Predicted 3D model of a 1555-nucleotide RNA (small-subunit ribosomal RNA) from a Pseudomonadota bacterium. The coordinates come from a structure-prediction model, not an experiment, and the mean pLDDT is 84. The sequence is in RNAcentral, with records from ENA and SILVA.

RNA sequence: CUUUUUGAGAGUUUGAUCCUGGCUCAGGACUAACGCUGGCGGCGUGUCUUAGACAUGCAAGUCGAACGGGGCUUGUCUUGUAGCAAUACAAGGUAAGCCUAGUGGCGAACGGGUGAGUAAUACAAGGAUAACCUACCCUUGAGAGGGGCAUAACCUCGAGAAAUCGGGGCUAAUUCCCCAUAUGCUCACGCAGGCUACGGCCUGCGCGAGGAAAGGUGGCGCAAGCUGCCGCUCAAGGAAGGGUCCUUGGCCUAUCAGCUAGUUGGUAGGGUAAUGGCCUACCAAGGCUAUGACGGGUAGCCGGCGUGAGAGCGUGACCGGCCACAUGGGAACUGAGACACGGUCCCAACUCCUACGGGAGGCAGCAGUCUAGAAAAUUGGGCAAUGGGCGAAAGCCUGACCCAGCGACGCCGCGUGGAGGAUGAAGUCCUUCGGGAUGUAAACUCCUGUCAGCGGGGACGAUGCCGUUUGAGAGUAACUGCUCAAACGGUGACGGUACUCGCAGAGGAAGCCCCGGCUAACUACGUGCCAGCAGCCGCGGUAAAACGUAGGGGGCGAGCGUUGUCCGGAAUCACUGGGUGUAAAGGGUGUGUAGGCGGACUGGAAAGUCGGGGGUGAAAUCCUUUGGCUUAACCAAAGAAUUGCUCCCGAUACUUCCGGUCUAGAGGGCAGGAGAGGAAGGCGGAACUUCCGGUGUAGCGGUAGAAUGCGUAGAUAUCGGAAGGAACACCGAUAGCGAAGGCAGCCUUCUGGAAUGCCCCUGACGCUGAAACACGAAAGCUGGGGGAGCAAACAGGAUUAGAUACCCUGGUAGUCCCAGCCCUAAACGAUGUUCACUAGGCGUUACCACUUCGGUGGUAGUGCCGAAGCUAACGCGUUAAGUGAACCACCUGGGGACUACGGCCGCAAGGUUGAAACUCAAAGGAAUUGACGGGGACCCGCACAAGCGGUGGAGGAUGUGGUUUAAUUCGAUGCUACGCGAAAAACCUUACCUGGGCUUGACAUGCCAGUGGUAGGAGCCCGAAAGGGCAACGACCCUCCGGAAACGGAGGGAGCUGGCACAGGUGUUGCAUGGCUGUCGUCAGCUCGUGUCGUGAGAUGUAUGGUUAAGUCCCGCAACGAGCGCAACCCCUGCGGUUAGUUGCUAACUAUGGCUUAGGCCAUAGUGCACUCUAACCGGACUGCCCGGGUUAACCGGGAGGAAGGUGGGGAUGACGUCAAGUCAUCAUGGCCUUUAUGCCCAGGGCUACACACGUCCUACAGUGCCCGUUACAAUGGGUAGCAAGCUCGCGAGAGUAAGCUAAUCCCAUAAAAGCGGGCAUGGUUCGGAUCGCAGGCUGCAACUCGCCUGCGUGAAGAUGGAAUCGCUAGUAAUCGCGGAUCAGCAUGCCGCGGUGAAUACGUUCCCGGGUCUUGUACACACCGCCCGUCAAGCCAUGGGAGCCGGUAAUGCCUGAAGUCUCCAACUCGUUUGGAGCCGAAGGCAGGACCGGUGACUGGGGCUAAGUCGUAACAAGGUAGCCGUACGGGAACGUGCGGCUGGAUCACCUCCUUU
Repeated sequence: CUUUUUGAGAGUUUGAUCCUGGCUCAGGACUAACGCUGGCGGCGUGUCUUAGACAUGCAAGUCGAACGGGGCUUGUCUUGUAGCAAUACAAGGUAAGCCUAGUGGCGAACGGGUGAGUAAUACAAGGAUAACCUACCCUUGAGAGGGGCAUAACCUCGAGAAAUCGGGGCUAAUUCCCCAUAUGCUCACGCAGGCUACGGCCUGCGCGAGGAAAGGUGGCGCAAGCUGCCGCUCAAGGAAGGGUCCUUGGCCUAUCAGCUAGUUGGUAGGGUAAUGGCCUACCAAGGCUAUGACGGGUAGCCGGCGUGAGAGCGUGACCGGCCACAUGGGAACUGAGACACGGUCCCAACUCCUACGGGAGGCAGCAGUCUAGAAAAUUGGGCAAUGGGCGAAAGCCUGACCCAGCGACGCCGCGUGGAGGAUGAAGUCCUUCGGGAUGUAAACUCCUGUCAGCGGGGACGAUGCCGUUUGAGAGUAACUGCUCAAACGGUGACGGUACUCGCAGAGGAAGCCCCGGCUAACUACGUGCCAGCAGCCGCGGUAAAACGUAGGGGGCGAGCGUUGUCCGGAAUCACUGGGUGUAAAGGGUGUGUAGGCGGACUGGAAAGUCGGGGGUGAAAUCCUUUGGCUUAACCAAAGAAUUGCUCCCGAUACUUCCGGUCUAGAGGGCAGGAGAGGAAGGCGGAACUUCCGGUGUAGCGGUAGAAUGCGUAGAUAUCGGAAGGAACACCGAUAGCGAAGGCAGCCUUCUGGAAUGCCCCUGACGCUGAAACACGAAAGCUGGGGGAGCAAACAGGAUUAGAUACCCUGGUAGUCCCAGCCCUAAACGAUGUUCACUAGGCGUUACCACUUCGGUGGUAGUGCCGAAGCUAACGCGUUAAGUGAACCACCUGGGGACUACGGCCGCAAGGUUGAAACUCAAAGGAAUUGACGGGGACCCGCACAAGCGGUGGAGGAUGUGGUUUAAUUCGAUGCUACGCGAAAAACCUUACCUGGGCUUGACAUGCCAGUGGUAGGAGCCCGAAAGGGCAACGACCCUCCGGAAACGGAGGGAGCUGGCACAGGUGUUGCAUGGCUGUCGUCAGCUCGUGUCGUGAGAUGUAUGGUUAAGUCCCGCAACGAGCGCAACCCCUGCGGUUAGUUGCUAACUAUGGCUUAGGCCAUAGUGCACUCUAACCGGACUGCCCGGGUUAACCGGGAGGAAGGUGGGGAUGACGUCAAGUCAUCAUGGCCUUUAUGCCCAGGGCUACACACGUCCUACAGUGCCCGUUACAAUGGGUAGCAAGCUCGCGAGAGUAAGCUAAUCCCAUAAAAGCGGGCAUGGUUCGGAUCGCAGGCUGCAACUCGCCUGCGUGAAGAUGGAAUCGCUAGUAAUCGCGGAUCAGCAUGCCGCGGUGAAUACGUUCCCGGGUCUUGUACACACCGCCCGUCAAGCCAUGGGAGCCGGUAAUGCCUGAAGUCUCCAACUCGUUUGGAGCCGAAGGCAGGACCGGUGACUGGGGCUAAGUCGUAACAAGGUAGCCGUACGGGAACGUGCGGCUGGAUCACCUCCUUU
C1' cells in the first nucleotide's frame, strides 16, 4: 500500500492467592413435545415411534381414423300385415351419429410413496467405454411388390358354490407366417491407409452369404389414377436416457490379527446389449492385511441445513439429484426399457370368503381406521392453470398437480386505540404515621377508525385454449390440409376470494416468565431444615429480597416458559490452537526391523510446489444488485460464489528422484594412559559362632526399668587349638566405571565400553525407532547344595484398657552357591533419545599441550553458585525445565479402577493390555497469612526452683451441685461459675408455692356517655387480710342568668361511675440488640499513608546485631513517616520551701489554781504560729556528674552527692481484637407471647429442706501457747429518725436518765498483738470450742419454721492433715486489732485503715501461660483440628454363578417349490405337453461361535447429620513416611528384604557466596 469486516465472558475448589482442572450459565437453531394463555392475516410446514395391521372410496388408462362383432338413435329403400287412406307395426337392405365387451396398438418401467436393507453391486467429484443399448422425438437416405395360415369376440356343449375353466364350430385386422427386392446393415475372406495401451481398433475398396414392410383416414376425379395427413420397413446421424469399468473421498471398534477354494491368475467355452470367475471345465498356487485385511456395531448417500470469526463440529425434515425397497423370501415372463408398489409364478406368515372340494388379498399412492406413542391434519373441491398418458382431433384419464379445510408448529406483518387530563380520586400495598407507591394510570374531555362485523361493487390468474365464420401467406394443376390475422361464441375449482366503497361504534381483542449472585428487576405477610425451591453456587432450624401469597418492579409479547437434541462459549482432543520435574502425563534400560527425518558442491528430470489457460463443479440454497405481492416473510431475474477435481502449457528456488564429486556428520587405524565395567579360577586376614582343652567362680545377659533366657552338670570372663559360613574395616571421596538394574579384600586368565593424542583411511555409511529381541534391585517359585551371623512366620517375656505392634530372649523359611523361572519398585534427576546455538565464576576426575615450575590452556566427564531467558510458583539455568530441529512414548476432572470381562505370558504368586454402570463438584500443584506440633532457637512472668504461710483431714460458716419439696424463684458453670448478682431473704424484699380476692386495673395518656345527695365518708357488719356490703353526714373551682342579699336555675371543670383505646408482664429470645462487664493482659503488641518488591494473596516498614519493664532506645537497612498502645502528663505517699492558722499545735512569755523532795511538775486561761499538723502552690531525680565496659551508640556495672537513683513505692489508666464469653432479672430495646391473666392485691408458707459431693472461709489442734492482772503506742472512718459523754442500776447483754455534737471542736473510742508480773508443764489438758439445757437482754406489728447478744451449765471432733493443690519477692508474706457500707435487727463475707514485721531467689533443665524468629503441616469451626479401615443398617448400579431362555451370522448333512438353462421322448422332422438333470427359497437335523435377558447364592464398589471397634496417616503424628514383594493379623495395619526423600531435629564433614 492492497485485501480482509472478523473473535466479549461469568459462577464454582481456598481464610485469602496464583495456576492446573472439571462442572454450570448467558447465544443461536429445531419436522419438536408439555404447561399457562390466545384477536386477525400472509407464506411455509405437519407419524422422527410400528418397513405394525388395514374397513371403504379413489390414485392408469386411452385409441371405433387398426379389426370383426354387438347395442341404441335417426334417415332412406324394399317386402309383409292392418287400414279406404294418411299412417302404424314387423322383417330385411343401406347411410349417418353415439356407445362399446373382445382382438390389435401405445402407455402401464413415468408420475406418487418410504428409508427397512446397504460401509459398498450405494453415493459424491473426476475420468473411461477402441467393451455397450436406447421405444416415442428431430434430421438425412432408401423403400412399402406378391401370397398364405390362424385366433378371440360370437355360437354351441360342458365342469364349478365361487373364482374361473374345458371341448367343438365360424370370422377380421396395423395379429401371425412365407416369397420377392436391398441404398444402407450384419457376417466371412482379401487389399490399402491411419491410430495403438501391441490385445486390437477405425476408414476405404473388392468379392460372397444373410436379412424388411401395414395399413388407416381425407380431397379431387366418371374411371384409371393423382394427392394431403397419420402410421409402417431398412439404414445413418442427432437429442435425451441408461448399462459397465477406473481413480479419489467421507463412520466407530485391535478387548476383531490374521482372512480367502471360484478363492487369485491363466487357457478354452458358455452367457450378456456389453467387459469380466459373471458361469463351466482344465491348469497353476496364488490373492488381501498394522497405510488395519477378516469380523462386530451403526448408517440410505449427496446438493445442502444448523452452528461457528474461521478451521471445524453436528446433521441429511421440507425442496432437488442418485440409490434401494413395495407383507417376508425366491424366480423368471413380457417389453426399447422391469426381474415390475396398484403384473405373473412359487414358498412362508397373516387376514377374508367357502357348498370344505377350493378360492381371494397386499395403502412405504390420496384421504381415512386401529395399534404404538410425549407427539403430527380432510374418508374436501377441481382438472380452470402447470405437467403427464392415449388419440388425427374433439376429447378422455390424472389423490401428479392447483386449491380449500385443520394445528400459534415455524417465519413475517397488523391490532387490542390516540391526544389532553392532579384534588395526584377511590381501592390496594408499604410506612419512620409525616407520608410514599400503583400513577396520567383511571375517571373525565376531545378525536381516529386499522382488524373483526354489516351492506354495495368486484378482479388478475384466460394476451391462453376450444369452436364457428372471414381474410391472408407458402405450397399444389386444383382442393383438402398447414401457418398467420380478425370478428363472434364458449371456457375459473379457488370464489363473490383478493382488492375497493359505505355504515356504526373505543365499541369485540393480553398474556406468560422472572426479580439472592451469575442476570435486568424489592418490599410486606405467612411458614420455621417443615412445607418447599434449585441451571451452578446454594436457600429454609422465628425478623427468608432464594419457599408460598400479595403489592411493586424487570423481560418478552399472541405468545411466554419448561423439557429434549445440536453447535457455540470449550484453546476442555489444541491443523489453525495444548501439554508431560512437583498439577493428569517420559516407556525400568538398551539393541534394532518397518516407518519418519536427514551434511556440502554440481548436472539432469519435473512428482510435490508456483504461474497462466481449457473442461467440469446440475438447479435450488447462501451472498450482492434489481424487480413483484400496500410492507415484510415469500417469490422472480441477473451477477457473484461454488475455496474442489481433471487436462494442457510454462517456471525450477526449496523438497523429491537419477548421475558425478567432497569431508565438517559417522566409522576405521596407530599410540600411551584411567577405572568397585563383566565372567571364571585361586589366595588372605580381622570379626563371629560352635566344638575341644586349660585357668577361674557366681553370676551372665538384657532394658527406660524388668522378665523370659543361659549358668554350680561350672556359664560370663580369659588363654590355646580346631572347624565352618558369610561379608570385606582403614584407603573411601557430591571419587570412578557401566545402557539401566548395579559394581568394593588381594592375585591370575579371558573380555566389553568410553575418554585423550596423532589427523593416516572409508566417503553420509547418519538420527530416531511402533513391532520384535536382550538385560532387568529386592522379594518370590522349582530342583540340588550350603547354612556362621541376621531374620518374615512362630514361641516366650514385658508394655498396655487391649498390644495379633514398637522393646527383650529365642527362632524357621529366606539371605549364600549351581541350574531354571518370575519381570516388578519412589526401576527417580519423579526430567525419553539425538544435534546445534545462547554470560561467566569456583571445585574435582581422566588424558594432552605449553610453562618463568607458581601455574596457564584444550577435550571428555562429575559437582556448586549464578547472566539472559523460561516457569503457576518452587525453581531450572552450556549436565536447561532457555532458543530451535528430528523421531518415539504418554496425558485429557476426582472416585469406581494399578478393578471387571476377554486376550497374551507365568509352575504358582501374579504380570501385561484394560473398560462400563454408578457417584461427586470438586480432586489437585505451588506459594501466602495464621493456628498447631509429644519441632528448634531466644526471652519474659511467684511459671518452676529457693523460701514463708496455707488448702486438701476436724468442727462450724457460706456458696454450688445433687436430691427432696406444693414451692425449695431466677441467673452465673474450666481457667474467666461456686462468701458470685445479694453493700444484709423473720413480714416486706420476693420474682416461687398454697389459698382468698380485683378486672380500664397498683401506675400513664386520650376519647365518649352519665353523675349534686356527686366526690369524700366517721361509724357498723362479714373476713386472716385484701376485699365486699350498709350508711349518718356531705363538699370545692369557673362562667352565665335572676336576685339587694341569702339563695335559686343553666352550663363547664375536678372527682367518681360505665364504656372504648390501652395499661401491665422479673413471660420468651444475651444466638435479633444498645449499654455495661469478665478474660487473654498492663501482655507489647496492633495498624495506616506514600514508596519499593511480588502475576497475586501478601511482603517490606515491624528483620540482623545490641539493649530495655516495654515495637524502650541505638546501630543498621528500600524504606520514609504517622496513628492506637508502652512511657510521661493525673492522684496518693516519701524530702524541703513559701503562704495560711481554727475547731489543730502551743516551745518561749504572762496570769490563776493545785501538788511539791522547793529543782520543778500538773491543769486552766491568755498570748503566739516556733514546732507537729492541716491544705494550696512550688522545688527536687534528669543516667545530670565521675570511673569502667560497650560500636565514639543505645545501654549496662560501680561510685559520689542526695530524703529519694536508674520506672523511688502505690493507684487510676486496659491498643487492634478473641471467646455468637456474661447480663432481655439494673436499665433501655426489636420481634414473639399473654389480657377476668403469664397482670394486680392479700394471708400463710418457701428461697433457711438434707443419705451425699465440691469450692471459699472462720476457729483450732496448743507452751513463739493459753489464762489472770497490770501498763503503752495508731490510722482510716461514721454520726440528728443519728453518735451519745457523764451519773445510777444490772455479774453481763443491757436498762434508766441525760450534757455535748449537723463535727480537725462533741461522741462512737478502752486499739490489739507487743511490754511487765503471775499461773498452767504436755494431759484431748486452764488446748479446742462444736453441740445441748436453763435463765436473760435487744431490735422489730411479729424472732415457731427463721435473728443477734449475755450469764450459768454442758464440753463433740480435732494432737498439723493422702493423692493433689493455692498465695506471696518488702513495709511484701505472716500476724494483730480498728473503721465503714448494707442495715429496725443480723458479718467468720466484702471494702478500707493502721500496728508488729520476716525468709528466699543458685538459676531457667523441667511444668504452666505469654512474646519474637524459624521449621513441618493433608489444620483454617484452625489439634477439643483433620482423618483410615473392619463390623452393623438402608438404598443403588455392577462382576462371578449350577444353569435356564431368546436372538444373530455362518458351517456340514437331509429334503427340495417356482423358475431359467441343458438333455430325452419309439423310422425321420417337430413340441403347446411329458420325463430327467444342475442350481435353487423356505424347512429339518448336528456341533460349535458371538450377542442379549434372567438366576439360588456370592464378590467387591458407591451413596446415606449425629451406630460399634480401635488410631493407621497429616507435626519427628508420638515406631519418619512411602514404593515393590513375602508372610502374618478383628480392622485400620505389623514385621522381614531391597529401594526412595516427596523425612523433622541435632552434630560432623565438604563445597560455595560476601567481606